Small-subunit ribosomal RNA, 5' domain from Pontibacter amylolyticus, 521 nucleotides, folded computationally. Model confidence (mean pLDDT): 86 of 100.

Context: one part of a larger RNA
Order: sequence, then C1' cells, then structure tokens
RNA sequence: GGAUGAACGCUAGCGGCAGGCCUAAUACAUGCAAGUCGAACGGAUCCAGGGACUUCGGUUCCUGGGUUAGUGGCGCACGGGUGCGUAACGCGUAUGCAACCUACCUUCCACAGGGGGAUAGCCCGGGGAAACCCGGAUUAAUACCGCAUGACAUCGUUUGAGGGCAUCCGAAGACGAUCAAAGCUGAGGCGGUGGAAGAUGGGCAUGCGUGCCAUUAGCUAGUUGGCGGGGUAGAGGCCCACCAAGGCGACGAUGGCUAGGGGUUCUGAGAGGAUGGUCCCCCACACUGGUACUGAGACACGGACCAGACUCCUACGGGAGGCAGCAGUAGGGAAUAUUGGGCAAUGGCCGAGAGGCUGACCCAGCCAUGCCGCGUGCAGGAAGAAGGCCUUCUGGGUUGUAAACUGCUUUUACCAGGGAAGAAAACGCGCCUGCGGGCGUAACUGACGGUACCUGGUGAAUAAGCACCGGCUAACUCCGUGCCAGCAGCCGCGGUAAUACGGAGGGUGCAAGCGUUGUCC
Repeated sequence: GGAUGAACGCUAGCGGCAGGCCUAAUACAUGCAAGUCGAACGGAUCCAGGGACUUCGGUUCCUGGGUUAGUGGCGCACGGGUGCGUAACGCGUAUGCAACCUACCUUCCACAGGGGGAUAGCCCGGGGAAACCCGGAUUAAUACCGCAUGACAUCGUUUGAGGGCAUCCGAAGACGAUCAAAGCUGAGGCGGUGGAAGAUGGGCAUGCGUGCCAUUAGCUAGUUGGCGGGGUAGAGGCCCACCAAGGCGACGAUGGCUAGGGGUUCUGAGAGGAUGGUCCCCCACACUGGUACUGAGACACGGACCAGACUCCUACGGGAGGCAGCAGUAGGGAAUAUUGGGCAAUGGCCGAGAGGCUGACCCAGCCAUGCCGCGUGCAGGAAGAAGGCCUUCUGGGUUGUAAACUGCUUUUACCAGGGAAGAAAACGCGCCUGCGGGCGUAACUGACGGUACCUGGUGAAUAAGCACCGGCUAACUCCGUGCCAGCAGCCGCGGUAAUACGGAGGGUGCAAGCGUUGUCC
C1' cells in the first nucleotide's frame, strides 16, 4: 500500500447493488416452513330440486352440488440449514464396471381373462386423567391374495458365429421350469402389467494430488491371502467356516494435533504466500449413541424403535418433545437484522383440470457493513468590513472573495399531478394432427406499489465531518505546562523560550465518511 462477513471512537444528506451470529453443533416460548388427489374407494355431513308416505312434526328414495375424518395413490430421499465429525477414494482430476441399480419422463414390443377373503371407516360396548387402547357386528377399492395366459424376462440343460481383459463376454438358436395386470371417466381421455432401449440420477473400484509433528519408529489377528459359502442392486474379509502366514513401514507406516474438500477469494510483476464468508458442485450431520422398517431411492432434519442426558404434562398409573428450516427468545460475545408481505413472477410436489401447498423463491423492513453514484450550490463582489490570531505594534500580515450584498440555477428536499415494465400464458373455445402436440382466439391475473420514473410549483432553500501538521510524511506559529501532566507506529519528545504534551489561530490529507484496533499478503 492493498484486502476484510469486521469491531470500536467521532460524525452523518440521499440513492442503486450486494452483505449481515466468524462466539455456545448452547437451550429454546410462540407462529409458520409438505402436502395433494372426490376423475382410485366406501361412508359421513350440509344445501338445492323431484317422487312416495304423512299424525303436517317429519320419514324415506332418486338426482345434482359443496365439505372431508378414514382406506388407497404420488410426494415427503427434493428444496432449506449447519460445518460437529472426517487427513479419508472425503474431495479434485483422469479412468474402469466383462461386478451394478434407477420412481416419474421419452421411444418400441406384447398384454390386461376369471375369481376370493379381509380390513380401516361407520355402528355397538368397554378401559384410561391424558396420550391412546381393546372387544363385537358390518362394508368398499387402482388396498390384499389365489387361479388362468405368458416371452425378447429370470433360472437350468444345450448348440454356439464372433470377440476379449484372467475369471470369460457373446449375436443367433433348441428344450424345460417360474413369475403379470386395475380400474376411473364429464367418453375427449387418464391410468395398469411384463419386456427392450434412451435419458436422468446414483453405487462401486482404481492411478495421481490433498495440513503440521520423527521431541510419534515400528504397526497389524479378520490382521494379509486362498478355497467354499452367506449377504447385497453389485465386486469385495463386507460377514462366516476351513487352510496358509502373511500385510504395512524412513518413498514416513502407526500415533498425536489441526481441518469439511473444490470452483474460488485476497495479495503479489510473477513465482509464491494466505484463504474457503456470500454464490455453485461434492461430502458429512440433524439433542447424544445405536438399529432397522417402508420405499425406485433413506438407515431418513420437521418418520419409527431402543438407550442416554435435558425440558414439559400428569389424576403418580403413565405420557409428550427435539429451530444446525423462516422469524423470534434467553445465554455467550467486541459483534451480526423483522415473531413483515405475497405466491404476481421463477421453480418444486400433488391434481385430467380448475386449483391447493410452498419462510424455496420474489419482495419489503433494520444496519454507512462494503462497493458505486449524487448532493451540500454557481457567478460577480475589496470598505481587502467587523471579530479572531500573529506581529518588528500610529502600522503591518493572515483568516479572505471568505462573509455581507447583487444576479443565477434547482440536482436534491418538500408539495401537487401523471404513472409503469416485470404478464402472457395456462384453462376454455375453434382448427390441424394417428398419438404426442401445434396454430389461432378473446379474456382474467401484480406482493413489491401509487413504488420507480416523468412533469409542474416553492425556495440557497434540507445537508460536513474526521484525522493529522518533529523526521519517516503533505502541513507552523502563539499561549499554557515545566522529566509534571502527557505523547508515541519506529526514531524518540517533556527537567522555563516544546513546530513532538494541552488549548487556540492557521495549514495539510481524505471526505459521508475519517481515524483506531484485529487478521492476511
């Protein structure tokens, strides 16, 4: 000098864009953050219309519409947070899988026949303070289970062109065995099952790279390898039985300490050094530890179970909870924001759609935390006014064209008027199309926000500080003080003429900031 997620002191007019718990992965009151589908299903309930009966109170049936506790489907594995752990195939990069999986989406092939038994809900009864639970009767499905059909699937036997990378891979065949399905509809469609391929997302393995300490030198029993098996989507001591005695290490094993990694960011001419906040990718975690279930996918932040610590409720028998989601609270700290608005846009989930949900997101609020921009006026004006300060003191110098005064301008401010873009689709309707879809058409929809912006009016009107002035380093005098009080980044100032302390006048630098402190180069 540059940089900063900064803090502190003094000061402060505005706007745009960005950023904002670096500390206690401490504890959390309250609200919200993941639902959706009635075009899968049986009910319940409300409204309207109609029929039948009626003791005129109503009862029952049909149709249509609304709501939805439950069953069922999809989603909840994404999105959002944090950096505890991890020195590791975790990450980065480059490969491999002849050892693998992939819901929804796209393409292609084939199929969807016929049955069954339950269960939630509802009703009845019971237990409990509650959380909730138990029994009986009854009911539906795209829930569940047989049967049929069945190959280009899987398995076994077998022929095997061709190929490779050791185990081998494999086009094309033959025989045998095994396994499917679901309906709804507003009749347009939407779905279901098996298979092949694609796309997307993942899993595993390997080469190389990846902090400090040798004042850590030896480490290792599933340890290292083999045969066989289990398990898995899948290779593998991943696990197990048996066998062998191996495996790693000064090219740093083992141990200890520290740490999420990368793209980046800062600095520097570069080499390098430092760094990993915001944004993006990957990883890990979700009170602590463990476990699996469901599922295409989890060993699952707002799921389950067990144990533990903590907090809460209790009728003392027993129960409930997990903000490292968004706000917010306490605590810690030098220090870091609103218990805001909206789904209008973008995106996500569900839905045929209308639409619903979405603290993702888009906005607004707070903070000079940073960067950038603008303003605090411009021109004229010498009696060089008054006052201040200095002085060699009738005087002079300086503050200083500075002020007053005259003219001008109006960014900004205030008032008034106008006033956006971000939003054109989806749906519907019409046409084309075998499907998917395409084209046309009119309308609806804005949180921000009456904001930005534009125009007019008023009036210099609303707006300057901070640090420094001995040298380094740009800027000097007076007074006070008297090794005191104090200053100080280094050298050093102060003991009676201090440009170095304190004040004043003047000056220098930067400027809505200026200094100080911390950290990095």

It matches the Rfam family "Bacterial small subunit ribosomal RNA".